[in-house]
RNA sequence: UAACCAUCCAGAGCGGCUGAGAGACCUGGCUCCGUGACGCCGCAGCAACCCUUCUUCCGCGGGCAUACCCGCCGAAGAAGGGUGCUACCGCCAGGACCGAUGGAGA
Numbered sequence: 001u002a003a004c005c006a007u008c009c010a011g012a013g014c015g016g017c018u019g020a021g022a023g024a025c026c027u028g029g030c031u032c033c034g035u036g037a038c039g040c041c042g043c044a045g046c047a048a049c050c051c052u053u054c055u056u057c058c059g060c061g062g063g064c065a066u067a068c069c070c071g072c073c074g075a076a077g078a079a080g081g082g083u084g085c086u087a088c089c090g091c092c093a094g095g096a097c098c099g100a101u102g103g104a105g106a
Stems, first nucleotide, its partner, number of pairs: 001106001004103005013043005021032003025095005044086003049082009059072005090098001
């Protein structure tokens, strides 16, 4: 960079720096913003896309048999790691080679 798969009406904010626009793009709205938005950094949190480990349980197989142990599949939960996210439904409607994030590859 192009193509593929999944998700995008739930959830989760404080501090420092900066200083004028911001909510991706176009049109029309609506909203945030010098009582400092947007952005960057730190910390905290949310969530559970990917990975690892552990615990419990169902099932199957094996170890002679109840017990117990081992292996595999699945479910639930926890911890750690890689990301992501933390105004408004991707802010809303219409549009377009739409966009964003994650995964697995080239």
The prediction has a mean pLDDT of 82. SAM riboswitch aptamer (S box leader) from Arthrobacter sp., 106 nucleotides, folded computationally. The organism belongs to Arthrobacter, within Bacteria. RNAcentral holds the sequence, with entries from Rfam and Ribocentre.